[in-house]
Context: one part of a larger RNA
RNA sequence: GGAUGAACGCUGGCGGCGUGCUUAAUACAUGCAAGUCGAACGAAGAGUGUAGCAAUACUCUCUUAGUGGCGAAUGGGUGCGUAACACGUGGGUGACCUGCCCCGAAGUGUGGAAUAACAGUUCGAAAGAACUGCUAAUACCACAUGUGGUCCCGGGUUUUAGAAAACCGGGUCUAAAGCAUCCCUUUGGGAAUGCGCUUCGGGAGGGGCCUGCGGUCCAUCAGCUAGUUGGUAGGGUAAUGGCCUACCAAGGCGACGACGGAUAGGGGACCUGAGAGGGUGACCCCCCACACUGGCACUGAAACACGGGCCAGACGCCUACGGGUGGCAGCAGUAAGGAAUAUUGCCCAAUGGACGAAAGUCUGAGGCAGCAACGCCGCGUGCGCGAUGAAGGCCUUCGGGUCGUAAAGCGCUUUUAGGGAGGAUGAGGAAGGACAGUACUCCCAGAAUAAGGUACGGCUAACUACGUGCCAGCAGCCGCGGUAAAACGUAGGUACCGAGCGUUAUCC
Numbered sequence: 001g002g003a004u005g006a007a008c009g010c011u012g013g014c015g016g017c018g019u020g021c022u023u024a025a026u027a028c029a030u031g032c033a034a035g036u037c038g039a040a041c042g043a044a045g046a047g048u049g050u051a052g053c054a055a056u057a058c059u060c061u062c063u064u065a066g067u068g069g070c071g072a073a074u075g076g077g078u079g080c081g082u083a084a085c086a087c088g089u090g091g092g093u094g095a096c097c098u099g100c101c102c103c104g105a106a107g108u109g110u111g112g113a114a115u116a117a118c119a120g121u122u123c124g125a126a127a128g129a130a131c132u133g134c135u136a137a138u139a140c141c142a143c144a145u146g147u148g149g150u151c152c153c154g155g156g157u158u159u160u161a162g163a164a165a166a167c168c169g170g171g172u173c174u175a176a177a178g179c180a181u182c183c184c185u186u187u188g189g190g191a192a193u194g195c196g197c198u199u200c201g202g203g204a205g206g207g208g209c210c211u212g213c214g215g216u217c218c219a220u221c222a223g224c225u226a227g228u229u230g231g232u233a234g235g236g237u238a239a240u241g242g243c244c245u246a247c248c249a250a251g252g253c254g255a256c257g258a259c260g261g262a263u264a265g266g267g268g269a270c271c272u273g274a275g276a277g278g279g280u281g282a283c284c285c286c287c288c289a290c291a292c293u294g295g296c297a298c299u300g301a302a303a304c305a306c307g308g309g310c311c312a313g314a315c316g317c318c319u320a321c322g323g324g325u326g327g328c329a330g331c332a333g334u335a336a337g338g339a340a341u342a343u344u345g346c347c348c349a350a351u352g353g354a355c356g357a358a359a360g361u362c363u364g365a366g367g368c369a370g371c372a373a374c375g376c377c378g379c380g381u382g383c384g385c386g387a388u389g390a391a392g393g394c395c396u397u398c399g400g401g402u403c404g405u406a407a408a409g410c411g412c413u414u415u416u417a418g419g420g421a422g423g424a425u426g427a428g429g430a431a432g433g434a435c436a437g438u439a440c441u442c443c444c445a446g447a448a449u450a451a452g453g454u455a456c457g458g459c460u461a462a463c464u465a466c467g468u469g470c471c472a473g474c475a476g477c478c479g480c481g482g483u484a485a486a487a488c489g490u491a492g493g494u495a496c497c498g499a500g501c502g503u504u505a506u507c508c
Base pairs, nucleotide, nucleotide: 001508002507003506004505006504007503008502009501010500013379014378015377016376017375018374019372020371021337026335027334028333030332031331032330035070036069037068040067041066043064044063045062046061047060049058050057051056077290078289079288087214088213089212090211091210092209093208096207097206098205102202103201104200105199106198107197108196109143110142111141112140118133119132120131121130122129123128148174149173151171152170153169154168155167178195179194180193181192182190183189184188216262217261218260223253224252225251228250229249230248231247232246233245234244235243265287266286267285268284269280270279271278272277292313293312294311295310296309315326316325317324318323343369345368346367347366351365352363353362354361355360382412383411384410385409392403393402394401395400418444419443420442421441422440426435452497453496454495455494456493457478458477459476463492464491465490466489467488473480474479
């Protein structure tokens, strides 16, 4: 000199764009952050209409607890752990999986048994639970068919170190679900359209595994290792493998630093520097890990699952003492800690996501607004004339000098702030805007609404007076202060920067 997620002191007008718990991965009151579908299903309630004397039946609309489907594994947070195939980069997989989406081929037939809701009974303070009875489905089960696919057997050709694969034949096992609109009509049927369902192949995307290389410190850590290293067989997995088990062998790693200890998420990047390098890993993007602590599996295409489950533990809450219940490292917010870090705001209008045929619903993702000079950038606090060089302050050799064209005064302008009027783009195509009566434009009056901070011995731009008297104090280094201190304190003046200026901390 540059830089910062900064803090502190003094000061503070406006706007744009960013950024904002670096500490206690400490504990959390309250609200919200993941739902959706009635065009899968039975039912209940409300309303409407038709028929009927009525009970009631049927049609339509709306709402929904339940069954069922999809989603909840994304998005959002944090950096505890991790020195590791975690990450980066480059290969391999002859060991794999793939819901939704796109393309293609084929199919979608026949039956059955339940169960929630509901009704009744019962237990419990509650959370909740048990029993009996009834009912539906795109829920569940069985059968049929097999374009296909799995497995087995046989054939087969080109390769390969080798087991394969394509192709042909035989056997074996293996699927499914309907709904809406429409038509004929009538209590069934048709098959057209759309959305689905099943099987298979492909595409695209995603996931798993293996491997070469790269990047911290300590040798005052030198030896480490029994599932350890390898083999055979089996289990397990979507899948290879000591991943696991049994048996067999005795191996494997290490001064090219094993093992141990300390520290740490990694990268793109960011800061600095001429570069090489050094430092950092906030915000944004990619990857990883975690979700009160430890362990476990279930469901599922995918989790060993932040707002799912079970067990144990610590902590908190409720309790009728029998027992229950909770997890902000989501967004706000609270307490605590700390030098220190914001609103319990508005909206789904846009972008994106989930569900839905759609209308739409949900979305603290996101878009906005609020707070903070925390940062960067921009603008303003006026402009011209004005000498009696006014008053006043300070200095003085008492002549004067200086603040100083500075002020006053005269003339002008109106950015910005204020008042008034109009008023968007963002929604391409009917409507639809949280932001927002915002940005922006025009008009009005009036210099009006707006300047400080630090320094002045040298380094280092800027000097005098008074006070003090090795005191009080200053200080980054050298050093100042003991009676004329340009170094302390105050004043005047001056220098530098300016809505900032200094200090502290950290990095180059």